This record gives sequence, structure tokens and C1' cells, in this order.
RNA sequence: CCGUGCUAGGCGGGGAUGUAGCGGAGCCCUGAACCCGCAAUCCGCUCUAGCGGGGCUGAAUCCCCUCUCGAGGGGCUCCGGCCCUCGGGGUCAGCGCGCCGUAUGGGGCGUCGAUGGCCGGGUCCCGCGCGAUGUCGGCCCGUGAACCAGGUCAGGUCCGGAAGGAAGCAGCCUUAAGCGGUCACCGGCAGGCGCAGCGGGAUAGCCCGACCGGAGCCACCAGCGGCGAACGCGCCCGAGGAACCGGCCUCGAAGGAGGGUGCACGG
Repeated sequence: CCGUGCUAGGCGGGGAUGUAGCGGAGCCCUGAACCCGCAAUCCGCUCUAGCGGGGCUGAAUCCCCUCUCGAGGGGCUCCGGCCCUCGGGGUCAGCGCGCCGUAUGGGGCGUCGAUGGCCGGGUCCCGCGCGAUGUCGGCCCGUGAACCAGGUCAGGUCCGGAAGGAAGCAGCCUUAAGCGGUCACCGGCAGGCGCAGCGGGAUAGCCCGACCGGAGCCACCAGCGGCGAACGCGCCCGAGGAACCGGCCUCGAAGGAGGGUGCACGG
């Protein structure tokens, strides 16, 4: 080194749950993965490991060890991200909001004449006038005095010899203040009233009209620039909640690489 027969070993492994711990059924991952019996409110075992019986393979593609790669699981949340809720902030100022500017695009106005200039009028202020309104007064009407208002004063009273005279109650008439009404007329006063009435002032802006002149003007929307306020979002700080993703830690199948492991007989 070759052949024959054997033996150890192998014929799946892993994760989570569970257990003092290990293995088994079920779940999940991987995977080309012998058979029967036992069992999940369970069964078996005790330090590397299902127990019992049978079968196949067998010292290497196959068994054992190390390294590598890595499916998948776990961390009852250690860190970060995404999302949501709540509370707070105003330092940041992105969105949104306000103001100013600009005139790039859209839009509108303009040779039926823009911006501008100039003139007149209005708008504004003062005074006056006219009108209306309100109020007060007058005029007018009604009412209105037991005595202390007036006239006339029956009766009665008083003076007188008489003629006659005097005061005067009731009644009637009238009237003052007052009260009420009417508002047609007259007068006074008032003012956030009106006026295509008058005079004066002011005249920045706006409106209307005439004229000059001859091409721009507006800033509605979008854009751009600047400033500002505020807390509706974003942002920052804090608290909490869910699922997912990533990091880190941990277990780790299958795969890959390297190494290791017998006995007997014969040639």
C1' cells in the first nucleotide's frame, strides 16, 4: 500500500418555550435525512444524556475536532432611526402669516392718448344767506278767584226827618297769574340737518373736467430680494406609547477549509 472480517462512531442538527438541568411530542429554521413501541395536566434520564427492541453503514464524501461563513431565533428594551400622543420653549426661521421693494413671467390699463406738467371745480376749514327740524315765547281757543280782582249788585245792612247816599254777600258777566290745547301765522334760540346759494381761506392727497405733451403705467397672481411678528406645523427640550428597520450582545442549522481517529488475519 491492497484485500477480507470486525469495533468505536454514525443513520440529522439547531432556536425559543418549559425544566434545577438534559432529551423527547408540538411550534419555528435548516435539510438528501432508517423502522417499531412509550408520552404532553406527560414520559425518560442525571453530567453530556431520551429509554427499550430491530435494521443499515462503518475507519472515511460519511466519524471526531478547530477555523470560516451564516439561514433563523432570543435580548420582555442597551443604543440609534422612522411613526404617534402629551407638556414646555422662542435661540433657529424652513413652510405658513404680515409689510416693504423689484418688475422676470402671467394678467390688466394705454395712440379712442399712459406716467408727468399746468389750470379750473369738488372734497376740507371759517363766516353769511335760504330751507327744514327741534324748543321757547307771542297770537288764538278753553279753563281759571268762598273773602283778600273788576263790573252790575236782587234780598238784607248802615247813615239821613225826607230827598237821597254808602259799603256790599249770593247770582250773572269779565279778567290776572296759573293750567291745558292748537300749531296756521309772528319772533327768539340751538346744532354730528340740507343746499347745483354767496364770500373768504387752505390746497398734501384723492375725484371730475379742459389744455400741453407723446409711451408708458398698475402691482392682482406667480417669481425674486429685504424686514418683521408669532407659535399653526417644522425646530429644540422633556415624558410616554406602539409596530418595523439598523447597530450591539447572544445561541446557531446547512455550506466551505484544515487537521485527527482503530483491531485482527492474509498478500
The RNA shown here (Bacterial large signal recognition particle RNA) has 267 nucleotides and comes from a soil metagenome.
The RNAcentral record of the sequence draws on MGnify.